[in-house]
RNA sequence: AGAUGUGGCUCUGGAGAAUCUCUAAAAUGAGUGCCGAAGGUGCAAGGCAUAUUUAUGCUAAUCUCUCAGGCAAAAGGACAGAGUUUGGAAA
Numbered sequence: 001a002g003a004u005g006u007g008g009c010u011c012u013g014g015a016g017a018a019u020c021u022c023u024a025a026a027a028u029g030a031g032u033g034c035c036g037a038a039g040g041u042g043c044a045a046g047g048c049a050u051a052u053u054u055a056u057g058c059u060a061a062u063c064u065c066u067c068a069g070g071c072a073a074a075a076g077g078a079c080a081g082a083g084u085u086u087g088g089a090a091a
Stems, first nucleotide, its partner, number of pairs: 007085007018032001020031003033071003039067001040065001042063001046059006
């Protein structure tokens, strides 16, 4: 000096589902009905590895379960784009 990658920060966009009922309102209250895109659970047609010719183990998601979370607005929000930082390969 500075690439691929990983994580952090800032900005922008960002879906779904009852402003349900009771309680003065709200809510981490109670009841019922729903949603999947914080997080979390689960697995394998396939792939990889080991032993051995058939077994064992590992492995993902926007899939799955709805535990958590959510169901007007606000907040949050997987993911995407831009910037910055971390990091440090080659010349």